[in-house]
Molecule: c-di-GMP-I riboswitch aptamer
Organism: Propionispira arboris
RNA sequence: UUUUCCAAAUAGCAAACCUAUUGAAAAAUAGGGACGCAAAGCCGUGGGUCUAAAGAUAUUAUAAGUCUAUGACUGCCAGGUUGCAUCA
Numbered sequence: 001u002u003u004u005c006c007a008a009a010u011a012g013c014a015a016a017c018c019u020a021u022u023g024a025a026a027a028a029u030a031g032g033g034a035c036g037c038a039a040a041g042c043c044g045u046g047g048g049u050c051u052a053a054a055g056a057u058a059u060u061a062u063a064a065g066u067c068u069a070u071g072a073c074u075g076c077c078a079g080g081u082u083g084c085a086u087c088a
Stems, first nucleotide, its partner, number of pairs: 012037002017032006035075001041081003045078003048073003055067003
């Protein structure tokens, strides 16, 4: 310096769910709460997934559909970048 995370220690984050708020929705924020996480820190860069307001389209009928991110997910997988510890 790089890789791994088998050990120890100091810490950290916070799923589902509940409440309030925002949003068309997906979802997000705050509080409670812990399923778990060696980056479950940060970045929407690549792939993927979710939603469909606006727009387009079909239909003058009982049809409420279809397409589409400019929206969202970093706790979907990668990539980039930063950090704690030091038994092996």